The prediction has a mean pLDDT of 84. A computed fold for a 375-nucleotide part of an RNA from Thermogemmatispora onikobensis, annotated as large-subunit ribosomal RNA, domain IV. It matches the Rfam family "Bacterial large subunit ribosomal RNA".
Context: one part of a larger RNA
């Protein structure tokens, strides 16, 4: 010197990209607890106090025994009176009396006795009375709604998913996937089902454009491919000529797509320029003008987007290229590649505080292990 592990005066984030690591805090009770909020939460919000031992009282509760009455619930046996079956012995069922309902059971009451027992009182001792185990907190923004998945071995996360929204396609031998086919899945399902695409709780909302691409519907025309017909011409074929085959042209007819005619954006995707104007200046509700399918509407905005920029103001430090809060000249936001909100959550990023620390000023000591010497 190096790992590890513990302790420190004063100070107390001066440290450092960053409080990274460390320290604080922790249990039980009790008392108190804002903003905001989806009314559940926020809550262990924050902030306080007490906690050991001994007398004493042994209380409220809580439970056990025992007596005493009481509420409810319970129908055994026996009696009478008369029905049905059987010859009979017997069975079987009605009414009623037992009756202020035995026996038992359940639940509280009061009396008495016991056990527990928060708790109240007085005292005792240290600096200290929760051994070990054992939350720091707080305020504002960003992002994802949320629990949850994820790159096995550098990434856990604002990415995946995810309830819920929409669009589309599938009538069942279903679309749709696997497979060369048989055949399976889908589903022993059946449109409140199943694939698929995008968005991705909830709230308040989702504009303009159908010219282009896509996609879906129309079929009047245009085009127009094989066979198909018809004409002509050549070949065979026959003595020739025809038929018949066949090869070329021409020409008719001709399906589906294209072309046309529509329709559609939570389909792919788009949503200007220029120039003039108001009695200071400045700035333009207003006008001209070219283009265009339509020229960005709520809203939100130096934003996870802002180049120019550490934009200007205002906040918070003594001092702020981050951070909040506005402003709008948005280099290049914008509404399901969703737009603005937003309670709660979050080993998520940011920025401040309070609180406590060897992170630091600045370092020193104490143990283990190692290097190092010697062996």
């Nucleotide at each position: 010197c190096c790992u590890c592990u513990g302790u420190c005066a004063a100070g107390g984030a001066a440290c450092u990209c960053g409080g990274c690591a460390a320290c604080u805090u922790g249990g039980c009770c009790c008392c108190g607890u804002a903003c905001c909020u989806u009314c559940g939460g926020a809550a262990g919000a924050a902030g306080g106090g007490g906690c050991g031992c001994c007398u004493u009282c042994g209380u409220a509760g809580c439970u056990g025994g025992c007596g005493c009455a009481g509420a409810c619930c319970g129908g055994a046996g026996g009696g009478g009176u008369g029905c049905c079956c059987g010859c009979a012995a017997g069975g079987g069922g009605a009414c009623u009396c037992g009756a202020a309902g035995c026996a038992g059971g359940u639940c509280g009451g009061c009396g008495u006795u016991g056990g527990u027992g928060a708790g109240g009182a007085g005292g005792c001792c240290g600096c200290a009375g929760g051994a070990a185990u054992a939350g720091g907190c707080c305020c504002a923004g960003g992002c994802g709604a949320c629990u949850g998945u994820u790159u096995a071995c550098c990434a856990a996360a604002a990415a995946c998913a995810c309830a819920g929204g929409u669009c589309c396609c599938u009538g069942c031998g279903a679309a749709c996937g696997c497979g060369a086919a048989a055949g399976c899945g889908g589903a022993c399902a059946u449109a409140u089902a199943g694939g698929g695409g995008c968005u991705g709780a909830c709230u308040c909302c989702u504009g303009c454009c159908c010219a282009g691409u896509g996609c879906c519907g129309g079929a009047a025309g245009g085009u127009g491919a094989a066979g198909c017909u018809g004409g002509c011409a050549g070949g065979u074929g026959c003595a020739c000529g025809a038929a018949g085959c066949u090869u070329g042209c021409c020409a008719g007819g001709g399906a589906a797509g294209c072309c046309c005619c529509g329709g559609u954006g939570a389909a792919c995707g788009g949503c200007g320029g220029c120039c003039g104007u108001a009695a200071c200046u400045c700035u333009a509700a207003c006008g001209g003008u070219c283009c265009u399918a339509a020229g960005g509407u709520a809203g939100c905005g130096a934003a996870a987007u802002u180049c120019c920029u550490u934009g200007u103001c205002g906040g918070g430090u003594a001092a702020g290229u981050u951070c909040c809060g506005a402003c709008c000249c948005g280099c290049a936001c914008g509404a399901a590649a969703g737009g603005a909100g937003g309670a709660a959550c979050g080993a998520c990023c940011u920025g401040g505080g309070c609180g406590c620390u060897g992170u630091c000023u600045c370092g020193a000591c104490a143990g283990a292990g190692g290097g190092c010497u010697c062996g």